[in-house]
Molecule: Glycine riboswitch aptamer
Organism: soil metagenome
RNA sequence: CUGUGGGAGAGACCGCCGGCCAGCCUGAAAGGGCAGGUGCGGGCGGCGCCGAAGGAGCAACCGCCCCGGAAACUCUCAGGCCAAUGGACCGCAG
Numbered sequence: 001c002u003g004u005g006g007g008a009g010a011g012a013c014c015g016c017c018g019g020c021c022a023g024c025c026u027g028a029a030a031g032g033g034c035a036g037g038u039g040c041g042g043g044c045g046g047c048g049c050c051g052a053a054g055g056a057g058c059a060a061c062c063g064c065c066c067c068g069g070a071a072a073c074u075c076u077c078a079g080g081c082c083a084a085u086g087g088a089c090c091g092c093a094g
Stems, first nucleotide, its partner, number of pairs: 001094006011047001013046005018040001019038003023034004048081003054077001055075003061069003
């Protein structure tokens, strides 16, 4: 490095728009108005939260010692908060 197995945490949050289901009023019709459900979870916004992709900071320590490397600690830019995906790290094989 490749393949394979395991692999945590944190809102199925709130609002708006849309989709689907199923109504009421009005109208000749087209249409217009009102309201309900939805694990559809598609888009946007808001608040809260998580740390184990990545990134950044401090540092024990180490080195070729004017300097540099350095965490599972810290931050949360990114990423994530049903599932899926991802996933540091660990096991096995090459």